[in-house]
RNA sequence: GAUGAUUCCAAGGGGAGCCCCGCCGACAGGGGCUGAGACACCGCGGGACGGCGCGGGAACCCUUUGAACCUGAUCCGGAUCGUGCCGGCGUAGGGACAGGAACUCGUUCACGCA
Numbered sequence: 001g002a003u004g005a006u007u008c009c010a011a012g013g014g015g016a017g018c019c020c021c022g023c024c025g026a027c028a029g030g031g032g033c034u035g036a037g038a039c040a041c042c043g044c045g046g047g048a049c050g051g052c053g054c055g056g057g058a059a060c061c062c063u064u065u066g067a068a069c070c071u072g073a074u075c076c077g078g079a080u081c082g083u084g085c086c087g088g089c090g091u092a093g094g095g096a097c098a099g100g101a102a103c104u105c106g107u108u109c110a111c112g113c114a
Base pairs, nucleotide, nucleotide: 001108002107003106004105005104006102007101008100009099011063012062013061014060017033018032019031020030021029023051024050039057041056042055043054044053045052069094070093071092075088076087077086078085
């Protein structure tokens, strides 16, 4: 000097299921499963054939060496009270274009000295 790892900053991308109980005209809860994440908070709206939708946002994950995530998919097999719970599908198709800093560590090259 090159390169890799790690961490931090910046930029960008992304997701929310299933079960049980209680309760409820409230902008309203508790418990359980898987998971990195099943939502701190704010705004607007909906609401018993309901208990949620949208936007912002926190946290988390991922960023081409890309299974983060989406499509196929109301898919297939297995397990389960149940669910993308597990596996397959999957060398399938898409997917954010990659900036900066730091200590440490690894690899490697060149030069100098002994």
A computed fold for a 114-nucleotide RNA from an Alphaproteobacteria bacterium, annotated as TPP riboswitch aptamer (THI element). Of the family's consensus pairs, 96% are formed in the model. The source organism's lineage runs through Bacteria, Pseudomonadati, Pseudomonadota and Alphaproteobacteria. The prediction has a mean pLDDT of 76.